The part of an RNA shown here (small-subunit ribosomal RNA, central domain) has 379 nucleotides and comes from an uncultured bacterium. RNAcentral holds the full RNA, with entries from ENA and SILVA. Its mean pLDDT, the model's own confidence on a scale to 100, is 85.
Context: one part of a larger RNA
RNA sequence: CUGGGCGUAAAGCGUCUGUAGCUGGUUAUAUCAGUCUGUUUUCAAAGCCCACGACUCAAUCGUGGAUCGGGAAUGGAUACUGUAUGACUGGAGGUACCGAGGGGUAGAUGGAAUUUCCUGUGGAGCGGUGGAAUGCGUUGAUAUAGGAAGGAACGCCAAAAGCGAAGGCAGUCUACUAUUGGAUACCUGACAGUGAGAGACGAAAGUAUGGGUAGCAAACGGGAUUAGAUACCCCGGUAGUCCAUACCGUAAAUGAUGCUUGCUAGGUGUUUCGACAUUUGUUAUAUUGUAUAGUAGUAUACUAUAACAAAUGUCGGAGUACCGUAAGUUAACACGUUAAGCAAGCCGCCUGAGUAGUAUAGUCGCAAGACCGAAACUC
Numbered sequence: 001c002u003g004g005g006c007g008u009a010a011a012g013c014g015u016c017u018g019u020a021g022c023u024g025g026u027u028a029u030a031u032c033a034g035u036c037u038g039u040u041u042u043c044a045a046a047g048c049c050c051a052c053g054a055c056u057c058a059a060u061c062g063u064g065g066a067u068c069g070g071g072a073a074u075g076g077a078u079a080c081u082g083u084a085u086g087a088c089u090g091g092a093g094g095u096a097c098c099g100a101g102g103g104g105u106a107g108a109u110g111g112a113a114u115u116u117c118c119u120g121u122g123g124a125g126c127g128g129u130g131g132a133a134u135g136c137g138u139u140g141a142u143a144u145a146g147g148a149a150g151g152a153a154c155g156c157c158a159a160a161a162g163c164g165a166a167g168g169c170a171g172u173c174u175a176c177u178a179u180u181g182g183a184u185a186c187c188u189g190a191c192a193g194u195g196a197g198a199g200a201c202g203a204a205a206g207u208a209u210g211g212g213u214a215g216c217a218a219a220c221g222g223g224a225u226u227a228g229a230u231a232c233c234c235c236g237g238u239a240g241u242c243c244a245u246a247c248c249g250u251a252a253a254u255g256a257u258g259c260u261u262g263c264u265a266g267g268u269g270u271u272u273c274g275a276c277a278u279u280u281g282u283u284a285u286a287u288u289g290u291a292u293a294g295u296a297g298u299a300u301a302c303u304a305u306a307a308c309a310a311a312u313g314u315c316g317g318a319g320u321a322c323c324g325u326a327a328g329u330u331a332a333c334a335c336g337u338u339a340a341g342c343a344a345g346c347c348g349c350c351u352g353a354g355u356a357g358u359a360u361a362g363u364c365g366c367a368a369g370a371c372c373g374a375a376a377c378u379c
Stems, first nucleotide, its partner, number of pairs: 004350003007333002012347001014201004021194003025088007033081002035077009049065006091191001092188005097182004103177007110154001115149007125136002162169002206247006215241002220236004258346006266323021289302005328335002352379003362371003
C1' cells in the first nucleotide's frame, strides 16, 4: 500500500450553502462508447514453465512447445452502464387552504430589585467571618418613609416543553422577515443526493475607534489565614461585562455519534397538525316538530338540525423524552425505528507512545494568535 476502522481505545471538519467531481427513479426506441465474445496480429533473443536430448550425474548447454495476461485491428452479442430522442409520477419542487413556535432584525414601552443623590424620622452602631480585622458611621451611618437619577437583567408562567443549520434564543407590544407541520386538489416533470476547493454564519474571552458604566469583577491595593500564602475567606477596585461599527475564528463548538435514502417487534409520556366517534357548552333555525301558559301576537321548556368551541377516546403524520428486547450489534459499557441494527451513495478523518499541535516554510490577522504541519532523537 492493501486491509481494517472513527460514541468512550487513534479517528466525524463547530455548522450550513454550494462549484468541480462522484452517484442517481419508472419506461420506450436508437446507438454500440464501456462490458462480453470469435478471429488475426504483436509483446526480439535470453530467462521462467513443460517435454526430449548432450557432457558418467548435477550445475551447465542444446532442440522443441505452451498457458495466463497486456496492446492493436476486425466480425458479432445487447441484459446492465453510458449517450441521444420521447414519455411517466412514486423522488424533488411549486400554487391554493389551515396551523405552530423564547427563529431573526428594528423600534417603542413596563414593573420588581441593587446602587447613588435629595428630604423627613431616629440616635450608635453597621458590615463582615470559622473567629476576626481592614472598611463605613455623631460632618448622623445601618434601619425606616417619600422623591429623583441612571444602567443592566427580565421573577412567577416554566416543562423530560418550544424554535433554530450550528453558535444560540425568554418581560410586554408593534412593524418587517425567514423557517417548519398538516389535509386535499392541481401544476412542473428527475429538476435529485453528497460535496474537494470556495463562500457565509459562528459562545466566551480578546483587539480597534467612539459612547456608556447600576451591579458584578481579571489585574491591582489592603485585612486575615499560614512555616510561607504571589491562593482559598473578607473590605475595596480598574479593564471588561452593556451599545454602535469593524476585526478575531477558537471551545469538553458534545449526542465526544457527518449528510441523504430505504428496510427491521413493541410499551409509556409529551408538543403540534389532521380524520373519526362520544360528551358538554354557546349561537342560529324549526314556514309544517312536541308540551305548557295565554283570547291572540307571543313566551318558556323539551326535541331535531346546522355552525363554532372545549374535553375524552381511537387512528394517521411530524418532532421530542424514557423503558426495552421479539431481533440485531458491541471488547465491554451500552445502542436499540431519533440505531452504535441491516444496506446503498458521497464527503471528512485515523494508522504505536513521546518529541508536538512544537520547529520550519507559506497563507490570514492591528495584535493576541489562527490555519496548514514535520524530523532528528528516545522507548